[in-house]
Context: one part of a larger RNA
C1' cells in the first nucleotide's frame, strides 16, 4: 500500500444470562379468644312429630271402681245359759185378739264359724216374755242415743272399660242426600322424640405445628455463681392423703449396731453384762430438727374446743385472693404437786372465690301490735370449678375466605458439621517368616462443604418446587490418554503410590424418577460445583387444589410421606451482558 481484527460515539436486528425483572398485600404453613361452609351420641335453643290432659264437645243405656249421704242388716277367743263390736244412760220395757201381736210349733227365703242369728207367712198353739239380781269373764246383757268395722240395697258427684246414638264438627254432592261422628280438624298445656333448623364453642403452653407430654396448682434437694431472688419440654424425685390415735399431757425409760455369756436356740427369737452421740427412731418425697427427747412404753384425757385479734407467708425489691404459719386475748376444758403444756400430728405439700342449695338453740330487718308462722339480708358448716385467682362448650375443610407473620415451618442460601465423603499420626494384627509390596482393629486428630440432620438468622406486598432436556463455565479427591517410582515387578497382566484438569468420559432395557439394577460396545464408559446451574429457555411424567374410584381409619362431615385415572405454564425486553451487521471519529 492491500486485507482482517480491534478502542470510542450512535445506530439496527437477534436469542433471552442478570436486574434475587414485571404481574397477584403467598393459596402451602402458623397466629388471630378473625370468618364461613359441612358433619356428628359437642352445647343450648327452634321448628316439627308422638303420648297425655283442657278447650271446641252433645244425648242414652251398660259393666264396674272411688267419695259422701239414707235404709236394712251383720260382729261368735277362754269362761259364761249363749254369736257380749265400742262408750254414755239406763231400773225397768215389749205384750195380752176392733187395728196393732210377746212368745212357741210347722214351712219359706237370706246370712253363717254348722253353736246359731235375721226375716216372711197367721196354718196351729198361746199369757207371758225379756232385763235387774245371782254367776261368768278384762267386759254384762233389756231398752235408749252416739260411734267402729264389714255385707246388701238405694241417691248425688265423680273416675274407667266397652257400645249405641245425631245436633255441633268434617268429607262427598248441582240438590235431595250419604258417609264419618263427639272421634278428628284446630288452639292451650305438659313429657318425650327431635343436625331437619339456628346460635355459638372447639384452652393454653410448646426450640414451627399436630402427634406426645404438663414443665398448667402445691413441697423438697441441685442447677442458683456462701444475703434474697432467679429460666429452660434443666437434673433427680414427691403431693391432691392417712391417723380417734399415729392426737393432748404426765410419768419412766434409749435407739441402731458389735462383743462376751445363757435351756431347747441354730447367722437371726427371748435373758444377763460391756461398748455405743445417734451409724436408729420420728405415717408417707426430700432436706431440715431432735437423745433424762420432737424417739420408746404406760396413765388419764379429747385443745383434732367456741370467739376475736396481730404479724409473717403466700407476693425478695409495686399491688393482690383463698391457703398456710407463728404469736396473742376472752371463755369454758385436759393432763401435771407445779412451773407449765395443748389453738391436732417435730418443720417445710395434702388445697378452692362468686353464684345456687341444704343446714343452725347465731344477728339485723318486714308483714305486724304480738308469736312457736312467713319473706329478705349478714355470720357460719356442707357440697365445686385439678385448664387449680374458677366460662356452662365436639369435629372436618383439598370448596374455601380475611387479616397479619419471615416474631413461625416445607425448598433454596447462611451458620454448623453430630452424621457423611476424603485424609492423617500410631500400630495391635494379617500377610507361610517379615507391621507398613498389600490390607489395618482400637483410639486420637483434621480437611471438604456434595449427603442427612440441627439452628430459625435473609427472603411469607412471593426469589416458581423433583426429574428430564438444550447450553456454557469451573474444581480435582484422575476413570482413560502422558511421565515416574515402589512392589509379594521375570515377561504379559496387574496392584499401589508420586506429579498432571490439555482433550476425551458414549449407545441402550426398566422406572417420573435422582439413584440403582441388567446388556452389549468402549481406551475409559470418573467424581462434584455454578440459587441441589439452566421453566422472561423447553418438557410436565413425578409431587401440590377443586372431579372420581379402592383399600384403611373415622358414628359422620372427611382424612392417609397408602396406591390409581383426570386436570391451565402468562409477559409486546427499559437498563444491563452477549452475538451478527452498519455509521462515526483529530
Nucleotide at each position: 500500500c492491500u486485507g482482517g481484527a480491534g478502542a470510542c460515539c450512535c445506530c439496527c436486528a437477534a436469542g433471552g444470562g442478570g436486574a434475587a425483572g414485571c404481574g397477584a398485600a403467598g393459596a402451602c404453613c402458623c397466629u388471630a379468644u378473625a370468618g364461613a361452609g359441612c358433619u356428628u351420641u359437642a352445647c343450648u335453643g327452634c321448628a316439627g312429630g308422638c303420648u297425655g290432659u283442657c278447650g271446641c264437645u252433645g244425648a242414652g243405656a251398660c259393666g264396674u271402681g272411688g267419695u259422701c249421704g239414707c235404709c236394712a242388716c251383720u260382729g261368735u277367743g277362754c269362761a259364761g245359759c249363749a254369736u257380749a263390736g265400742g262408750u254414755a244412760g239406763g231400773a225397768g220395757c215389749c205384750g195380752u185378739u176392733a187395728c196393732c201381736c210377746a212368745g212357741g210349733c210347722a214351712c219359706c227365703c237370706g246370712c253363717g264359724c254348722u253353736a246359731g242369728c235375721g226375716g216372711g207367712u197367721c196354718g196351729c198353739c198361746g199369757a207371758g216374755g225379756c232385763a235387774c239380781u245371782a254367776g261368768u269373764g278384762a267386759a254384762a246383757u233389756a231398752c235408749u242415743a252416739c260411734c267402729c268395722g264389714g255385707u246388701g240395697g238405694u241417691g248425688a258427684c265423680u273416675g274407667c272399660g266397652a257400645c249405641u246414638c245425631u245436633c255441633a264438627c268434617u268429607c262427598c254432592u248441582g240438590g235431595c242426600g250419604g258417609a264419618g261422628g263427639a272421634c278428628a280438624c284446630c288452639g292451650g298445656u305438659a313429657g318425650c322424640c327431635g343436625g331437619g333448623c339456628a346460635g355459638u364453642u372447639u384452652g393454653a403452653c410448646u426450640g414451627g405445628g399436630g402427634c406426645g407430654g404438663u414443665a398448667c396448682g402445691c413441697g423438697c434437694u441441685c442447677g442458683a455463681a456462701a444475703a434474697g431472688a432467679u429460666a429452660u419440654c434443666g437434673a433427680g424425685c414427691g403431693c391432691g392423703c392417712c391417723c380417734a390415735a399415729a392426737a393432748g399431757u404426765c410419768a419412766u425409760c434409749u435407739c441402731a449396731g458389735u462383743c462376751g455369756g445363757g435351756u431347747c436356740g441354730g447367722g437371726a427369737a427371748c435373758c444377763c453384762g460391756a461398748c455405743g452421740a445417734a451409724g436408729a427412731g420420728c405415717g408417707c418425697a426430700a432436706g431440715a430438727g431432735c437423745a433424762a427427747a420432737c424417739g420408746a412404753u404406760g396413765g388419764c384425757u379429747u385443745g383434732a374446743c367456741a370467739g376475736u385479734g396481730u404479724c409473717g407467708u403466700g407476693c425478695c425489691u409495686a399491688a393482690c385472693g383463698a391457703g398456710c404459719g407463728a404469736c396473742g386475748c376472752u371463755g369454758a376444758c385436759g393432763c401435771g404437786a407445779a412451773a407449765g403444756c395443748g389453738u391436732g400430728g417435730u418443720c417445710u405439700a395434702g388445697c378452692g372465690a362468686a353464684c345456687c342449695a341444704a343446714c343452725c338453740a347465731c344477728c339485723c330487718u318486714c308483714c305486724u301490735c304480738a308469736a312457736u308462722g312467713g319473706g329478705g339480708g349478714g355470720g357460719g358448716u356442707u357440697g365445686c370449678u385439678g385448664a387449680c385467682a374458677g366460662a356452662a362448650a365436639a369435629g372436618c375443610u383439598a370448596c374455601c375466605u380475611u387479616a397479619g407473620g419471615g416474631a413461625u415451618a416445607a425448598c433454596a442460601g447462611a451458620g454448623u458439621c453430630g452424621u457423611c465423603a476424603c485424609g492423617g499420626g500410631c500400630a495391635a494384627g494379617a500377610g507361610c517368616a517379615c507391621a507398613u509390596a498389600u490390607c489395618g482393629a482400637c483410639c486420637c486428630c483434621g480437611u471438604g462443604g456434595c449427603u442427612u440432620g440441627c439452628u430459625a438468622c435473609c427472603u411469607c406486598g412471593a426469589u416458581g418446587u423433583c426429574g428430564g432436556u438444550u447450553c456454557c463455565c469451573u474444581c480435582c479427591a484422575u476413570c482413560c490418554u502422558g511421565c515416574c517410582u515402589g512392589u509379594g515387578c521375570a515377561g504379559c497382566a496387574g496392584c499401589a503410590g508420586g506429579c498432571a484438569a490439555g482433550g476425551g468420559u458414549g449407545a441402550g432395557g426398566u422406572u417420573g424418577u435422582u439413584c440403582g439394577c441388567c446388556u452389549a460396545u468402549u481406551a475409559a464408559a470418573g467424581g462434584a460445583g455454578g440459587u441441589c446451574g439452566u421453566g422472561a429457555g423447553c418438557u410436565g411424567g413425578g409431587u401440590u387444589u377443586a372431579g372420581a374410584c379402592c383399600g384403611u381409619c373415622g358414628u359422620g362431615a372427611g382424612a392417609c410421606a397408602g396406591g390409581u385415572c383426570g386436570g391451565c405454564u402468562g409477559c409486546u425486553a427499559u437498563c444491563u451482558a452477549u452475538u451478527g451487521g452498519g455509521g462515526g471519529u483529530g